Context: one part of a larger RNA
């Protein structure tokens, strides 16, 4: 000396940064964390205008019906469309190609951007919604007519596109790779519109973003010595976006190991963080990378991208409703509760900013993010007054009784006004508009030393000594050690020391 440790005493402002280490224990008590597009659709309500019936004897006005047709930054479902695979949050699993570093794909794929090049002919059949009916406590789900798309299907078309293939030239890293070439099969779309503009498809190239391989390095145990049948390698054939026992069939008998295989333990990995002169040791909170995980245990679906935290669907366990037929649920997301624990926060305010997703935009969603609340938990600054002021007062303690300290300390006397208080002005942060934070930072004046110290030592180590009390009791103690009647070591006074909004103190770590 460090710390998101904990306790006891104490606490005047700021800033800044942290803030459940324990039960990856439960939370359906509660909000809220995923939406958007009307320039893809088609209805439906609602506005508004027209036309018609009916009321009043009639016109007008009002008001109700009925129809049809328009009107709109309008409303809220349904079908599309994209997003939802990010952004948040945990450390359980995991000693591993999981991370970290260096290298490979001549074995790979990329939605959305960006460039480049070519194209959008011609058709069709449903659903959803809406209406009308029927079941069910409910969740919901079923019939039965109707209808639309950038939903879906069909055909055509068509290279540098796939397959299958001939040849030839070039080059490599072993399998091979790129160009070029005769042929022969196959595959492609969607349109909207306020007329500006946005969309779609194919193909080739970028960029981004993943995938996979493979070297080196990653913790402790020999009181673990052997360990392995898809196991090791072939051969085929299946599988993937792709190499590979990755799956399978059938051959061979192989692979690893003392340079520790197998087995136990233990743990996320790294950039870094503390501590050291350094080497090293120790940890891996906040912040960035990566990785796994989402109530346990398996599973594929859609997709460019998942085997998906706030999606399906199985099964287990717990929860909650039930009319007992059957049905909901997943806070390791932000708050908040319960239970654990020595221990860790508000059911707060905003989309203003920076991000992110959807939209041509306008804008809308965003507990991401941006604040603000509590908490001396860290770590920074800052105050809690400044000069003068001896007849060394009083008052405490002590005294060899004379005096010594307490001490320029007090009173007094002159001054300032940080900070907190009042009072007025009032930002940046925001490019036209648009500010939670906030009437906040900050500036200017007003009053009044005024509201603002305290905690642990004082026998050595270790700065700081005396008096009383007590009497091997009562206590102290990191170690030595101290107290059995003159204790600088228990207690308590004085006075001193050290640090200071903190001091000690208790566990960890160098």
């Nucleotide at each position: 000396g460090a710390a998101u440790c904990u306790c006891g005493c104490u606490g005047g402002c700021g800033g800044c940064g942290c803030u459940c280490c324990u039960u990856a224990u439960g939370c359906u008590g509660u909000g809220c964390c995923u939406g958007u597009c009307a320039a893809g659709c088609g209805a439906a309500g609602c506005u508004u205008u027209u036309c018609u019936c009916u009321a009043c004897u009639u016109u007008a006005c009002u008001a109700c019906u009925u129809a049809a047709a328009a009107u709109g930054a309008c409303u809220g479902a349904a079908c599309g469309g994209c997003a939802a695979a990010c952004g948040g949050g945990u450390g359980a699993g995991u000693a591993u190609c999981g991370c970290g570093u260096g290298a490979g794909c001549a074995a790979u794929c990329u939605a959305c951007c960006u460039u480049a090049g070519u194209u959008a002919c011609a058709g069709g059949g449903a659903u959803a919604g809406c209406c009308c009916g029927a079941g069910g406590a409910a969740a919901c789900u079923c019939g039965g007519a109707u209808u639309a798309a950038u939903a879906c299907c069909u055909g055509a078309u068509a290279u540098u596109c796939u397959u299958u293939a001939u040849a030839u030239u070039u080059c490599g890293c072993a399998u091979g790779a790129a160009a070029u070439u005769a042929a022969a099969a196959g595959g492609a779309a969607a349109g909207g519109u306020c007329a500006g503009c946005c969309g779609a498809a194919c193909u080739a190239a970028g960029a981004u973003g993943a995938g996979c391989u493979c070297g080196c390095g990653u913790u402790c145990u020999a009181u673990c010595a052997g360990c392995u049948a898809g196991u090791u390698g072939g051969u085929g054939a299946g599988g993937u976006a792709a190499a590979a026992g990755c799956u399978c069939a059938c051959c061979a008998a192989g692979g690893c190991u003392a340079c520790g295989a197998c087995g136990g333990a233990u743990a996320g990995c790294u950039g870094g963080u503390c501590u050291g002169a350094g080497a090293g040791g120790a940890c891996g909170a906040u912040c960035a990378g990566c990785c796994a995980c989402a109530c346990u245990g398996g599973g594929a679906c859609u997709g460019a991208g998942a085997c998906a935290c706030g999606g399906c669907c199985c099964a287990g366990a717990c929860u909650c409703c039930u009319a007992c037929g059957g049905g909901u649920g997943g806070c390791u997301g932000c708050a908040g509760c319960a239970g654990g624990g020595a221990a860790u926060a508000u059911u707060g305010c905003g989309c203003a900013a920076u991000g992110a997703g959807c939209g041509a935009a306008a804008g809308c969603u965003u507990g991401a993010c941006g604040c603000a609340g509590c908490g001396a938990c860290a770590c920074c600054g800052c105050g809690u007054g400044u000069g003068g002021g001896a007849u060394g007062a009083c008052g405490g303690a002590u005294c060899u009784a004379g005096g010594u300290u307490u001490g320029u300390a007090a009173a007094c006397c002159a001054c300032u006004u940080u900070c907190a208080g009042g009072a007025g002005g009032g930002a940046a942060g925001a490019a036209a508009a648009u500010g939670a934070c906030g009437g906040u930072a900050c500036c200017u004046c007003c009053a009044c030393a005024a509201g603002a110290a305290g905690c642990c030592c004082c026998g050595g180590c270790c700065a700081a000594c005396u008096a009383c009390g007590u009497g091997c009791c009562a206590u102290c103690a990191g170690c030595c050690g101290c107290g059995g009647u003159a204790a600088u070591a228990c207690g308590u006074a004085g006075g001193g020391g050290g640090c200071g909004a903190g001091c000690g103190u208790u566990g960890u770590c160098c």
The prediction has a mean pLDDT of 82. A computed fold for a 510-nucleotide part of an RNA from an uncultured bacterium, annotated as small-subunit ribosomal RNA, 5' domain. The RNAcentral record of the full RNA draws on ENA and SILVA.